[in-house]
């Protein structure tokens, strides 16, 4: 220094105002939020060669749901949403504008409330061991 094993820690945000109504954080008007890895012409730092950050709707992962089995779990399947203009050699990532999306159960119809969940988890960090 790279990879391996074991252990360990961390690991999701958001309803504020008004209206209708017997009743709505669920409907209507205005609002608010954006997990993880990758990519990125932008931003920052600097030893000028790198490093760090940067996409909800580009690629993938995760939770969730369904099926099968021997029901611990494994395997398979399903799983949201973006256009237009600008710059440029190059942008679905930058800039401008306008849009769109958000599991299951509960309840007046829920991305934001309550519940499964003091759960699970993509993944991120740390310690130790042995090896090169």
């Nucleotide at each position: 220094c790279a990879g391996a094993a074991a252990c360990u820690u961390c690991g999701g945000g958001g309803c504020g105002g008004g209206g209708u109504g017997a009743g709505a954080u669920u409907c209507c008007c205005c609002a608010c939020c954006g997990a993880c890895g990758g990519u990125a012409a932008c931003c920052g730092a600097u030893c000028u060669a790198u490093c760090g950050g940067a996409a909800g709707c580009c690629c993938g992962u995760g939770a969730g749901c369904c099926a099968u089995a021997g029901u611990a779990u494994a395997u398979g399947g399903c799983u949201g949403a973006a256009c237009a203009g600008g710059u440029g050699a190059g942008a679905u990532u930058c800039c401008u504008g306008u849009g769109c999306c958000g599991a299951c159960g509960g309840u007046a119809u829920a991305g934001u409330c309550c519940g499964g969940a003091u759960g699970a988890g993509a993944g991120a960090g740390g310690u130790u061991u042995g090896g090169u």

FMN riboswitch aptamer (RFN element), 132 nucleotides, folded computationally. It matches the Rfam family "FMN riboswitch aptamer (RFN element)". The family has 146 seed sequences and 6,230 matches in Rfam 15.1. Its family is annotated with FMN binding in the Gene Ontology. The model forms 100% of the base pairs in the Rfam consensus.